[in-house]
RNA sequence: CACAUCCUAGGGCAUAACCCGUGAAAGCGGGUGACGCAAAACUAUAGGGCCUAAGGACGAACGAUUCGUCGAUGGUAGCCAGUUGCCAAG
Repeated sequence: CACAUCCUAGGGCAUAACCCGUGAAAGCGGGUGACGCAAAACUAUAGGGCCUAAGGACGAACGAUUCGUCGAUGGUAGCCAGUUGCCAAG
C1' cells in the first nucleotide's frame, strides 16, 4: 500500500402508518415518521422471482352492459442477481 473480517465514532439512507399529488391497478413523487440497512448506492434492455391487469384475446350471461380466465407493453433494485464504491479506529 492492497484485499478480507471484527469492534467503535462521525456522517448517510428510510419500513409500516398518516396527509397531499399521480396512476385503471400494482406502484411512484413530496411531507411527517423510523422497521431496519455497510452498499437500503446505480442497473428493470443479461437473467430468474414477485405484484398489478387498463387496453387486448377467449368464454359465460345479456336490453345497455356485466362477470370469469389468460396475459406486460405497467411496476418492484428494501427478493435473488449484475456493476461501482466512502470515512475513522484496532
Annotation
c-di-GMP-I riboswitch aptamer, 90 nucleotides, folded computationally. It was read from a public genome assembly, where an Rfam model found it.